[in-house]
Molecule: TPP riboswitch aptamer (THI element)
Organism: bacterium
């Protein structure tokens, strides 16, 4: 000098499944309420995650494994798309150059 990490501020992007019970409904779909599972988060949580990148979406009514069931786990994925700035703070990781 440059870059990375964590935090802060401001702005923005996202997802909300599966199953059981009760009620409504002739039944189903669906809606409301209450539980279970996984997860950071399963519709107001007012929270959580993410902003150069696996947050999230497409592929996908995908493939393999597993489960009561579900993207539940893995693949797909050096595939495609996807939202940023700082006058900031911390500590000290990397690279290059210079001096002793």
């Nucleotide at each position: 000098a440059u870059u990375g990490u964590u935090c802060g501020c401001u702005a923005g992007g996202g997802g909300u499944g599966u199953u059981c019970c009760g009620c409504g409904g002739g039944a189903g779909a669906c809606g409301c309420g209450g539980g279970g599972c996984u997860g950071a988060g399963a519709a107001c949580a007012g929270a959580c995650c993410c902003u150069c990148g696996a947050a999230c979406c497409u592929g996908a009514u995908c493939c393999g494994g597993g489960u009561a069931a579900u993207a539940c786990c893995g693949g797909c994925g050096c595939a495609g798309g996807a939202a940023a700035g700082c006058a900031g703070a911390a500590g000290a990781g990397g690279u290059a150059u210079u001096c002793c």